The RNA shown here (Lysine riboswitch aptamer) has 151 nucleotides and comes from Anaerobranca californiensis DSM 14826.
RNA sequence: AUGCGUCAAAGGGGCUGCGACUUGUCAAGAGUACCUAGUGGGAAAGGGGCGGUCGCCGAAAUACUAUGAAAAUAGUAUUGGGCCUAUGUUUAAUAGACAUAGGACUGUCACUGAAAAUUAGCCCAUUUUUCAGUGGAGUACUUUACGCAUU
Repeated sequence: AUGCGUCAAAGGGGCUGCGACUUGUCAAGAGUACCUAGUGGGAAAGGGGCGGUCGCCGAAAUACUAUGAAAAUAGUAUUGGGCCUAUGUUUAAUAGACAUAGGACUGUCACUGAAAAUUAGCCCAUUUUUCAGUGGAGUACUUUACGCAUU
C1' cells in the first nucleotide's frame, strides 16, 4: 500500500429525513350531538396542518409466525429517502394513514465515457474532482480503530 473480517466507534442523505410528546395555534368535526315554552342557545371525543421539545438515521412502517386475556415481546420477510398521480381500504372529510402501480427528483456505491488536476519533459497508467449514461440496495455507504492475509 492492497484485500478480507469485526453485534467496534463516529458520521452523511433532508431546509417537508423518521418517530414520540406537547393543547401553543389553526382548519375541520358542526351550526352536528344536545338543551329550550319560545323568536333561540350550542359542545366534545378521536383524527389532522403549523410551531415547540425530546429521541434518533431501519431512524420507522407494513405483513406473517410464536408467547400472551390484552397491551406488548421475540423472530422472519419487504421498503435507500421524501414528493406527485391513479386505484383500493380506513375516516365526517377531497385532510391524514396504509397497500399496489407509475412518474420525475434526490443521496449512496459499482461500471462506462468525457474534461481538468496530479509528474524532471512527453505519452500511458494510478489517484482526485466535475459532468453524463446505465444499474444495485440500508445487515448499505464514508471515515477511523482493531485483527488476519499478500506485496

The model forms 100% of the base pairs in the Rfam consensus. Taxonomically the source falls in Anaerobranca californiensis (Bacteria, Bacillati, Bacillota, Proteinivoracaceae). The coordinates come from a structure-prediction model, not an experiment, and the mean pLDDT is 77.